A computed fold for an 81-nucleotide RNA from Pelomonas sp. HMWF004, annotated as SAH (S-adenosyl-L-homocysteine) riboswitch aptamer.
C1' cells in the first nucleotide's frame, strides 16, 4: 500500500433494492476442451458496501468528526410555548 480481523459512528421495526456472493440457465463468446472463464437472462440474500481508529491485551479519566434511499416508533441534545 494490499488483504484480513476488531471497535466506534444511539436503537429497533417495515418496504423497495444497485454492487457484491450463492443458486439456476443459454443453438451466446473464448479457451489450456468433456472441463473453465467471461457474457446475457432468471433467481436467493441484500440499506455500515461509508468514514475515522486499532491490530500483545486489559483498566481508569477527560473531551471529540463528517456521512449512508423511503416511512414509522423509541431514545438522546438544543430552543420555543
Nucleotide at each position: 500500500u494490499c488483504a484480513u480481523c476488531c471497535g466506534a459512528g444511539g436503537a429497533g421495526c417495515g418496504c423497495u433494492g444497485c454492487g457484491a456472493c450463492g443458486g439456476g440457465u443459454u443453438c451466446g463468446a473464448g479457451c489450456c476442451u468433456u472441463g473453465c472463464u467471461c457474457a446475457g437472462c432468471c433467481u436467493g440474500c441484500c440499506a455500515g458496501g461509508c468514514u475515522c481508529g486499532g491490530a500483545c491485551c486489559c483498566u481508569u479519566c477527560c473531551u471529540c468528526a463528517a456521512c449512508g434511499g423511503c416511512g414509522c416508533u423509541c431514545a438522546u441534545c438544543g430552543a420555543u410555548c

About this RNA
Of the family's consensus pairs, 100% are formed in the model. The RNAcentral record of the sequence draws on Rfam.